[in-house]
Annotation:
A computed fold for a 253-nucleotide part of an RNA from a Candidatus Kerfeldbacteria bacterium, annotated as large-subunit ribosomal RNA, domain VI. The prediction has a mean pLDDT of 86. Taxonomically the source falls in Candidatus Kerfeldiibacteriota (Bacteria, Bacteria candidate phyla). The RNAcentral record of the full RNA draws on ENA. It matches the Rfam family "Bacterial large subunit ribosomal RNA". Rfam links the family to the GO terms structural constituent of ribosome and ribosome.
Context: one part of a larger RNA
């Protein structure tokens, strides 16, 4: 900017729009059957389990989790206690939520059509005959079109449907803020007080593993009890206490 009145949401799917994706082994049975003198050993059909590939996701099993818990040694904070800085750019170790991942967990490749290749027929003349070919009809593959998945109406042949506004600044949109299921910036997406968008507080869920104080035992180091405590990043769920104020602008004849 077009799509010929503006938007707002949802879609069809071009009988020849783009793209993915089709994999492949193995064992059971049918059967030691058919075939073969014997070794040997099927088509044809049913069913099982992998492999590698690829997809989504984080329940389970791993990992990582940069400051979430403990736990340690050394020096400084006068000195005991605690609680903290530095020992890397985490001192060092043991564990660890979301998140993100594979070594996890789940699904996927089926089936089926049409047109064929090779190839294998029916009828059948030129040639009284034979001839799958010449007319004319057949079977026949993982390759080819569909079938199935994702995108897709600039599909200039611009599509359809539902709602909503329609002569004055409306339907709607942006600026602007509070964020994230998005993200380099934009972009998408959520919300902007008629609000649960995000901080705070409660409360649960998880993670650490029993705080500090105090009492009690022991001469001490150290132990018990209070105490499944104390502390908590990202996680649900409640909750206007905080900030999303207030308001421009754009927008059809």
């Nucleotide at each position: 900017c077009g799509u010929u009145g503006g938007a707002u949401g949802u879609u069809u799917g071009a009988a020849u729009g783009a793209g993915g994706a089709c994999u492949c082994u193995u064992c059971u049975c049918u059967a030691g059957u058919a075939c073969g003198a014997g070794a040997g050993g099927a088509c044809c059909g049913a069913g099982a389990a992998g492999a590698a590939c690829g997809a989504a996701c984080c329940u389970c099993u791993a990992g990582u989790g940069a400051a979430c818990g403990a736990g340690c040694u050394g020096u400084c904070c006068c000195c005991c206690a605690u609680g903290g800085g530095c020992a890397u750019g985490a001192g060092c170790u043991c564990g660890g939520u979301a998140g993100c991942u594979a070594c996890g967990u789940u699904c996927g490749g089926c089936c089926a059509g049409g047109a064929u290749a090779a190839a294998c027929g029916c009828u059948g003349a030129a040639a009284g005959c034979a001839u799958a070919u010449a007319a004319g009809c057949g079977u026949g593959a993982a390759a080819c079109c569909u079938c199935c998945c994702u995108c897709g109406a600039g599909a200039u042949a611009a599509g359809a449907c539902a709602u909503c506004c329609g002569u004055a600044u409306c339907a709607g949109a942006u600026c602007c803020c509070a964020a994230g299921g998005a993200g380099a910036u934009u972009a998408c997406u959520u919300g902007g007080u008629a609000g649960a968008u995000a901080g705070g507080c409660u409360c649960c869920a998880g993670g650490u593993g029993u705080a500090c104080g105090g009492c009690c035992c022991g001469u001490a180091a150290g132990g018990g009890c209070u105490u499944u405590a104390g502390c908590c990043g990202a996680g649900g769920a409640g909750u206007a206490c905080u900030a999303a104020u207030u308001g421009a602008u754009c927008g059809a004849g």